[in-house]
RNA sequence: GGACCUGUAGUCUAACGGAUAGGAUUAGGGGCUUCGGACCCCUCGGUCUGGGUUCGAAUCCCAGCAGGUCCG
Numbered sequence: 001g002g003a004c005c006u007g008u009a010g011u012c013u014a015a016c017g018g019a020u021a022g023g024a025u026u027a028g029g030g031g032c033u034u035c036g037g038a039c040c041c042c043u044c045g046g047u048c049u050g051g052g053u054u055c056g057a058a059u060c061c062c063a064g065c066a067g068g069u070c071c072g
Stems, first nucleotide, its partner, number of pairs: 001071007010025004018055001027043005048064005
């Protein structure tokens, strides 16, 4: 330099173009318990960035950024 893949919460992970973006874990609060752990309930927190297509985009297209694999 070229080709391909990936990017969703602190971490992991779902989501036919139409859900209030779902779940697990962490964190905070409560319940239970003699205390703790385990367990149960609640809360906070997310679509890499910018454009485009569309009535409607996490999803499709383009460019960029970041990471990975391969080739030279």
Predicted 3D model of a 72-nucleotide RNA (transfer RNA) from a Candidatus Nanoarchaeia archaeon. The coordinates come from a structure-prediction model, not an experiment, and the mean pLDDT is 80.